[in-house]
């Protein structure tokens, strides 16, 4: 350099035009125990990498950029 895949919660992923953005883990608080672990309940945390078009309506489509894998050279 080119081609192709990926950026969503701290981490590891779902979600591919319309609902308050979802799990598992891991983070608090309570229960439970003599303390803890385990377990059980209930909570916090994200305007989806950034811009710009498409559309009534975009984490989701397109475009540019940026970061990061992988291949080829």
């Nucleotide at each position: 350099g080119c081609a192709c895949c990926c950026g969503u919660a701290g981490c590891u992923c779902a979600g591919g035009g319309g609902a308050u953005a979802g799990a598992g883990c891991g983070c608090a608080g309570c229960c439970c125990u003599g303390c803890g672990a385990a377990g059980g309940c209930u909570g916090a945390g994200g305007c989806c990498c950034c811009a710009g078009g498409u559309u009534c309506a975009a984490a989701u489509c397109c475009u540019g950029g940026u970061g990061g894998g992988u291949g080829c050279a």